Lysine riboswitch aptamer from uncultured Thermosipho sp., 156 nucleotides, folded computationally.
RNA sequence: GAGGCGCGUCCGAGAUGAGUAGGAUUUCCUUUAGUGGGAGAGUUGGGGAAAUCUGAAAGGCGAGGACGCCGAAGAUAUGACAGGGGUUCUCCCACCCUGCAUAUCUGGGGGUACAGGGAAUACCUGUACCACUGUCACGGAAAUUCCGUGGAGAGC
Numbered sequence: 001g002a003g004g005c006g007c008g009u010c011c012g013a014g015a016u017g018a019g020u021a022g023g024a025u026u027u028c029c030u031u032u033a034g035u036g037g038g039a040g041a042g043u044u045g046g047g048g049a050a051a052u053c054u055g056a057a058a059g060g061c062g063a064g065g066a067c068g069c070c071g072a073a074g075a076u077a078u079g080a081c082a083g084g085g086g087u088u089c090u091c092c093c094a095c096c097c098u099g100c101a102u103a104u105c106u107g108g109g110g111g112u113a114c115a116g117g118g119a120a121u122a123c124c125u126g127u128a129c130c131a132c133u134g135u136c137a138c139g140g141a142a143a144u145u146c147c148g149u150g151g152a153g154a155g156c
Base pairs, nucleotide, nucleotide: 001156004070006069007068008067009066010065011064014061022054023053024052025051026050027049028048029047030046031045036093037092038091039090040089041088073106074105075104076103077102078101079100081099082098083097084096085095107133108132110130111129112128113127114126115125116124117123135151136150137149138148139147140146141145
């Protein structure tokens, strides 16, 4: 410095989420409070259902734009690490999410299938297969281009 539907971050009307969660009122049912566990507080408390009136948000998406870039970046595992979530309340743990650190894996984007995440038909991630594409090595071809095979970014 190159690869090209190349990578990441941010902004973004709006849609989805959802007539859901939650709130108010009424009626009914239930119980010593959990939808994972431990310790404590607490009963004028807790949980559930229906009807009526109301009624969000987050994560994920987003036309295009801006910025930073080309192990760009992504994934997985680990952690007596940090932050958040996690019951009616308090503390702690499991668990989940995010960040950070370390190790390992992946050349790149696309399509299909499957699996996982997700409220999802969106979208994201992984794996396999399929061609495509850049690159290098080897072999071949009346040949500055093309074909075949193989490799991996610790590459070119």
Lineage of the source: Bacteria > Thermotogae > Thermotogales > Fervidobacteriaceae > Thermosipho.